[in-house]
RNA sequence: UUCCCGGAACGUUCCAUCGCUCCGGCCUGCCGGUCGGGGAGGAAAGUCCGGAUAACACAGAGCGCCGCACCUCCUAACGGGAGGGCACUGGUCGCGCGAGCGGCCCGCGACAGCAAGUGCCGCAGAAAAUAACCGCCCGCCGCAAGGCAGGUAAGGGUGAAAACGUGGGGUAAGAGCCCACGCCGGCCGCGGGCAACCGCGCCCGGGGGUAAACCUUGCGGGUUACAAGGCCAAAUAGGCCCCGGUGCGCCAACAGGCGCAAAAGGUGGCUCGUCUGAUGGAGGCCCGACCUCCGCCGGGGCGGGUAGGCUGCUGGAGGGCGCGGGCGACCGCGUCCCGAGAUCAAUGAUGGAAGCCCGGCUUCGGCCGGGAACAGAAUCCGGCUUAUAGGUCCGGGAAGAGC
RNA sequence: GGGCGUGUAGCUCAGGGGUAGAGCAUUUGCCUUUUAAGCAAAGGGUCGGUGGUUCGAAUCCACCCACGCUCA
Numbered sequence: 001u002u003c004c005c006g007g008a009a010c011g012u013u014c015c016a017u018c019g020c021u022c023c024g025g026c027c028u029g030c031c032g033g034u035c036g037g038g039g040a041g042g043a044a045a046g047u048c049c050g051g052a053u054a055a056c057a058c059a060g061a062g063c064g065c066c067g068c069a070c071c072u073c074c075u076a077a078c079g080g081g082a083g084g085g086c087a088c089u090g091g092u093c094g095c096g097c098g099a100g101c102g103g104c105c106c107g108c109g110a111c112a113g114c115a116a117g118u119g120c121c122g123c124a125g126a127a128a129a130u131a132a133c134c135g136c137c138c139g140c141c142g143c144a145a146g147g148c149a150g151g152u153a154a155g156g157g158u159g160a161a162a163a164c165g166u167g168g169g170g171u172a173a174g175a176g177c178c179c180a181c182g183c184c185g186g187c188c189g190c191g192g193g194c195a196a197c198c199g200c201g202c203c204c205g206g207g208g209g210u211a212a213a214c215c216u217u218g219c220g221g222g223u224u225a226c227a228a229g230g231c232c233a234a235a236u237a238g239g240c241c242c243c244g245g246u247g248c249g250c251c252a253a254c255a256g257g258c259g260c261a262a263a264a265g266g267u268g269g270c271u272c273g274u275c276u277g278a279u280g281g282a283g284g285c286c287c288g289a290c291c292u293c294c295g296c297c298g299g300g301g302c303g304g305g306u307a308g309g310c311u312g313c314u315g316g317a318g319g320g321c322g323c324g325g326g327c328g329a330c331c332g333c334g335u336c337c338c339g340a341g342a343u344c345a346a347u348g349a350u351g352g353a354a355g356c357c358c359g360g361c362u363u364c365g366g367c368c369g370g371g372a373a374c375a376g377a378a379u380c381c382g383g384c385u386u387a388u389a390g391g392u393c394c395g396g397g398a399a400g401a402g403c
Numbered sequence: 404g405g406g407c408g409u410g411u412a413g414c415u416c417a418g419g420g421g422u423a424g425a426g427c428a429u430u431u432g433c434c435u436u437u438u439a440a441g442c443a444a445a446g447g448g449u450c451g452g453u454g455g456u457u458c459g460a461a462u463c464c465a466c467c468c469a470c471g472c473u474c475a
Base pairs, nucleotide, nucleotide: 001399002398003397004396005395006394007393008392010390012354013353014352015351016350017349018348020039021038022037023036024035025034026033027032041374045385046384048383049382050381051380052379053225054224055223056222065221066220067219068218069217070084071083072082073081074080085111086109088107090105091104092103093102094101095100112216113215117214118213119210120209121208133156134155135152136151137150139148140147141146164182165181166180167179168178169177183206184205185204186203188201189200190199191198192197229311230310231309232308239302240301241300242299243298244297245296246295247260248259249258250257251256261279264276265275266274267273280294281293282292283291284290318337319336320335321334322333323332324331325330356371357370358369359368360367361366404474405473406472407471408470409469410468413427414426415425416424421458429445430444431443432442433441451467452466453465454464455463
């Protein structure tokens, strides 16, 4: 210098004019006006996890369902994070006849259990898990070709995967059949570590794969989400209660019709005017008067609830800086700061200047033209994931060049 | 704003680890004077996308994308 990996903080700034929204002061009868101040993000996104908050539910236990899964720690909590353990890919070096083992570096792991049970493993292949197709070996029959009966997992072939691996012994041929070494699993003992786990020794055994297949083991989980929840409450129509009214005359005499009046209401500033308007039934008692009940008309009140409004609503597991503790995530102390709260939903537009990037020209001083990503709060907070032009800083690795 | 579901051929849908089908539609042939119906055959698929688990993924898992339903 170039490339790669990881992390952190940015991701335009200033001025003028015109607007939008929230808060506070003043003016005002209201609408409003004026002055001052605040006004998107690192992801506000996806809604994938976890909490706060709120309402409802809840004796205890079991079953079921869902989620998580090496260990320790951080945290309000988490499926998040930090540190460690173990396994694995790649590179390189060393040891060993070999199987294999060890050191260093870069990465990487949804990392409990298929040596608990069950299931599945297409095609190919003899066989996919209680393996004889070819081959090899022994015996019998046969002149021979070959046939029959057995042994054999060393070799070939198939497959993603073939019945612990390597070396030797052994055998008719072979085989953990035997021995040594190696890998793996398990019991025990000693030592280290909080633990996962590691080291050493002894003994026993030999696993096909798959649990992001059923399942087993351990742990955790009440349900619903601010459209939760609380408060105020119009018009209209129901519900309950109270008050007032339900009269007179005529025609007709079963039904009904007409006129006047009428409680109250609408219009109207008031009187006046004008419009709407129930005017029925049963009983006490045969009729009238009177009373009671039901119905009807009008007014008032109460209650539920809709539209609508207020609240929840933003000062909080809050941020900046400094010091201290811890390998670290993080924690403690001190000091300073207040940084959106909209509800059909504000946070913008235009012009100028500066800085950044790209292209062209250049007399190397500059000039001209263009560009600036992903995206936009909706109860709040901690994470994860995804999108993101451009440059800055820090740490690590590789290659090249110079001293 | 919260919650839930779906994506497979042009359309409507099956298939839930072993290499993808059905009906309608399209094309061609037969039949018919011709069309329709009928019969026979053919074509047509990044299984929404990207990764992972597995020998093997439309299917199992994770993250994105699009669409739909629902809650005052």

Notes:
Predicted 3D model of RNase P RNA and transfer RNA as a complex of 475 nucleotides. Rfam match: Bacterial RNase P class A. About the family: Ribonuclease P (RNase P) is a ubiquitous endoribonuclease, found in archaea, bacteria and eukarya as well as chloroplasts and mitochondria.